[in-house]
Predicted 3D model of an 88-nucleotide RNA (c-di-GMP-I riboswitch aptamer) from a Dehalococcoidia bacterium. NCBI's taxonomy places the organism under Bacteria, Bacillati, Chloroflexota, Dehalococcoidia.
Order: sequence, then structure tokens, then C1' cells
RNA sequence: CUCCGACAAAGGCAAACCCGCCGAAAGGCGGCGACGCAAAGCUACGGGCCUGUGUCCCCUUCCGGGAUAUGGCCGCCGAGCCGCCGAA
Repeated sequence: CUCCGACAAAGGCAAACCCGCCGAAAGGCGGCGACGCAAAGCUACGGGCCUGUGUCCCCUUCCGGGAUAUGGCCGCCGAGCCGCCGAA
């Protein structure tokens, strides 16, 4: 240094619930709170998943149905970039 990851040490992040704000929604941010995490740090690049305002189509009198990401999720998997500690 690389792989690796301990009932180690120092520190870190924070699921769900609830509250507030933003958003059409998915979801995000803040507070509270810890289910978990060795990349649960960053990037939507590949796959996947979520939503469907708008747009298009069907039905059309209405009701209704379908397709679609340009919107999201990195705490789904992979990839890329960066990084703390050091027992076996």
C1' cells in the first nucleotide's frame, strides 16, 4: 500500500412513528427519534423501483381506463470518484 473488517478505539450517519414547511404526487428539508449502516459519503452513469402535474391514446355526455419522466429513490443492485481507524 492492497485485500479485509474486530463485542477495538476515536468520531460519523440516522429507518419507522410523530410535528412543521415545500411539492400534483413520488419525495425532499428541518425537528424529534434510533431500525440499522464500514462507505447509510458523493455522482441518477447502467439496471431496477416509485409517482403521473403535463402530454398522448381509448371511452366518450359524464364517470372512467391506459401509455409516458422531463419528476424522484444512491438506506435496491452494479459502476465511477473520494475517505476515518487498524486486531486477525
The sequence was found by an Rfam model in a public genome assembly. The prediction has a mean pLDDT of 88.